Record summary:
A computed fold for a 291-nucleotide part of an RNA from a Deltaproteobacteria bacterium, annotated as large-subunit ribosomal RNA, domain VI. The coordinates come from a structure-prediction model, not an experiment, and the mean pLDDT is 86. RNAcentral holds the full RNA, with entries from ENA. Lineage of the source: Bacteria > Pseudomonadati > Myxococcota > Myxococcia.
[in-house]
Context: one part of a larger RNA
RNA sequence: UGUUGGUUGGCUGAGGGGAAGGUCCAGUCAGUACGAGAGGAACGCUGGGCCGCAGCCUCUGGUGUACCGGUUGUCCGGCAGGGCAACGCCGGGUAGCUACGCUGUAGCCGAUAAGAGCUGAAGGCAUCUAAGCUCGAAGCGGUCCCCGAAAAGAGCCAACCAUCCCCGAACGCUUCCCGCAAGGGAAGUGCUAGGGGCGAGAGCGCCGCUAAAAGAGCGGUUUGAUAGGUCAGGGGUGUAAGGCGCGAGCUCCGGCGAGCGCUUCAGCCCACUGAUACUAAAAGCUCGAGG
Numbered sequence: 001u002g003u004u005g006g007u008u009g010g011c012u013g014a015g016g017g018g019a020a021g022g023u024c025c026a027g028u029c030a031g032u033a034c035g036a037g038a039g040g041a042a043c044g045c046u047g048g049g050c051c052g053c054a055g056c057c058u059c060u061g062g063u064g065u066a067c068c069g070g071u072u073g074u075c076c077g078g079c080a081g082g083g084c085a086a087c088g089c090c091g092g093g094u095a096g097c098u099a100c101g102c103u104g105u106a107g108c109c110g111a112u113a114a115g116a117g118c119u120g121a122a123g124g125c126a127u128c129u130a131a132g133c134u135c136g137a138a139g140c141g142g143u144c145c146c147c148g149a150a151a152a153g154a155g156c157c158a159a160c161c162a163u164c165c166c167c168g169a170a171c172g173c174u175u176c177c178c179g180c181a182a183g184g185g186a187a188g189u190g191c192u193a194g195g196g197g198c199g200a201g202a203g204c205g206c207c208g209c210u211a212a213a214a215g216a217g218c219g220g221u222u223u224g225a226u227a228g229g230u231c232a233g234g235g236g237u238g239u240a241a242g243g244c245g246c247g248a249g250c251u252c253c254g255g256c257g258a259g260c261g262c263u264u265c266a267g268c269c270c271a272c273u274g275a276u277a278c279u280a281a282a283a284g285c286u287c288g289a290g291g
Base pairs, nucleotide, nucleotide: 005161006160007159008158009157010156011155015147016146017145018144021051022050023049024048025047026046027045028044034039052105053104054103055102056101060099061098062097063096067092068091069090070089071088072085073084074083075082076081107143108142109141110140115135116134117133118132164197165196166195167194171190172189173188174187175186176185177184178183198290201287202286203285204284205221206220207219208218209217226280227279228278229276230275231274232273233272234270235269236268237267242263243262244261245260246259249256250255
């Protein structure tokens, strides 16, 4: 753009795509069938392993230059708190991402192949085939998952909006005025081009993330919990600073002092959850059917 008014949402499913997977073992069947014995199955059913594939993060682990703690050197005069040194190094670690972790990866139906048959003539018999019919594969088509109305036979359902309003040249018509005429002018009126309004809804803008290279998608935009903040919950570190007490030892005898204990399951922090309009989603602009 089309699908023959426009818009929003929901469907149908022509058609297309998809690992819908591969393999092995064990139990049972069964010490059965079979076999003199020795030995020793199968169909079916059940359970599991490995590989591949898909999804996920409850658990286990990895990462985690958010975060918390320990500690070395040096600098900021000391404390506190920090900068730099690969995140300085080291110990942990939420979310997210992830595998080494977790979950799934039945079955059945239809039509067939080779093949097995039924009935059965040509050809009084015979014959699975010539007419007709029954079966029969990890293969084919469904059932399962994904896309999918541009499927031109362009589908269906529901709701909403519209099926209007205003201005208006050029041009035409009527009346009047000037003019001998050609022609010029005024008022009214008809209609078109054009312009504007209304308008379901959409977009921009703005706050974001179940999304993401840009677009797109999804959510929110005060009639609001969308993001931030705050508070609470949950979680990570592991007990802050300051104060008080103890304290190896040192001492110039005044004191200093690593460290330990209490205050303190502290302090600091969070990409999670909830609550709460405190902050920011303000204002505004554009498109939009009108037969």